Annotation: A computed fold for a 354-nucleotide RNA from a Candidatus Zhuqueibacterota bacterium, annotated as Bacterial RNase P class A.
[in-house]
RNA sequence: GGAGUGGGGCAGGCGAACGCGUUCCGUCCCGCAAAAUCGGGAGGGAGCGAGGAAAGUCCGAACUCCAAAGGGCAGGACGCCCCAUAACAUGGGGAAGGCGUGAGCCUAUGGAAAGUGCCACAGAAAAUAAACCGUCCGCCUCAGGUGGAUAAGGGUGAAAAGGUGGGGUAAGAGCCCACCGGUUUGCUGGUAACAGUAAACGCACGGUAAACCCCGUCCGGAGCAAGACCAAAUAGGAGAGAAGAAGUGGCCCGCUUCGUUAGACUCUUGGGUAGGUCGCAUGAGCCCGGCAGCAAUGUCGGGCCUAGAUAGAUGUUCGCCCUCGACAGAAUUCGGCUUACAACCACUCUGAUG
Numbered sequence: 001g002g003a004g005u006g007g008g009g010c011a012g013g014c015g016a017a018c019g020c021g022u023u024c025c026g027u028c029c030c031g032c033a034a035a036a037u038c039g040g041g042a043g044g045g046a047g048c049g050a051g052g053a054a055a056g057u058c059c060g061a062a063c064u065c066c067a068a069a070g071g072g073c074a075g076g077a078c079g080c081c082c083c084a085u086a087a088c089a090u091g092g093g094g095a096a097g098g099c100g101u102g103a104g105c106c107u108a109u110g111g112a113a114a115g116u117g118c119c120a121c122a123g124a125a126a127a128u129a130a131a132c133c134g135u136c137c138g139c140c141u142c143a144g145g146u147g148g149a150u151a152a153g154g155g156u157g158a159a160a161a162g163g164u165g166g167g168g169u170a171a172g173a174g175c176c177c178a179c180c181g182g183u184u185u186g187c188u189g190g191u192a193a194c195a196g197u198a199a200a201c202g203c204a205c206g207g208u209a210a211a212c213c214c215c216g217u218c219c220g221g222a223g224c225a226a227g228a229c230c231a232a233a234u235a236g237g238a239g240a241g242a243a244g245a246a247g248u249g250g251c252c253c254g255c256u257u258c259g260u261u262a263g264a265c266u267c268u269u270g271g272g273u274a275g276g277u278c279g280c281a282u283g284a285g286c287c288c289g290g291c292a293g294c295a296a297u298g299u300c301g302g303g304c305c306u307a308g309a310u311a312g313a314u315g316u317u318c319g320c321c322c323u324c325g326a327c328a329g330a331a332u333u334c335g336g337c338u339u340a341c342a343a344c345c346a347c348u349c350u351g352a353u354g
Base pairs, nucleotide, nucleotide: 001350002349003348004347005346006345012321013320014319015318016317017316018315020049021048022047023046024045025044027042028041029040030039031038051327055338056337058336059335060334061333062332063223064222065221066220070257071256072255073254075219076218077217078216079215080094081093082092083091084090095109096107097106098105099104110214111213115212116211117208118207119206132154133153134150135149136148137147138146139145140144162180163179164178165177166176167175181203182201183200184199185198186197187196188195189194227278228277229276230275237269238268239267240266241265248262249261250260251259285304286303287302288301289300290299291298292297
């Protein structure tokens, strides 16, 4: 130089001028007889102002309401072990299996002996599953036909009644033996998943649960356009059905039960409002350091306050530096995941040169 893998931080910097949004503290003017914690206007000072993904809307929660409150069924999620967390389908560490020369990467990883289903085509046969070719033996009308035995060889297929070698047999087969594989039990190590080792047993009725299902653990619903308050206006409108204290109606996915509440409820028709304030940013918050831990993280000490718009704010110009700058704009907030992304760092393999 080339090709790859992984991680953390940053996300152009500095200065000046004009402009935009917002918080706090003052000052002045106007309205009302006067005054004000009311309304309007002017201007001064001190601050702050988009992201690591703000994207996707995929999970989990905080918060709000149902509700003053549980159980069961249905339904859904997760699924090796241990830990972390407010919680999670997230994260950390490990085991097993697999991919890569390697740095590293992947995992829908409980149960097939509870039951049901499926394995197309090809093939003799796809699980209580087998004889197409072939091999061996017998008979006959003897280039062939037929009966029996066989599943070691060949073929088909994603997968065909464990593998290699030897013995044995008419030829063969765990039929027998050795080793490997498997099952069970004991011992050792580990919190555990598991690993190692020893013995016994010829052990076999495959695979698939990201098929239904079984087992274990967990789960109310809806959502800031949640919700609360104020003001204004109209017609707190009209008609019909139904119920009458119970075996009824309401109580936010469905059914049921408990509880609670009491005229609800259903249908038809008609009118007004669409304004303002709060929620709204002090947080499971951020930064630095010590201790514990492999780590995720926890704990202790110190420091800091960093947008709150509502047709919706940060733009323009100039100068310098430079690794020459990508992906891309908050709208209740936070913890994750996924996707997009210029430059920097570390490591692996490889070529050339010294």

The prediction has a mean pLDDT of 75.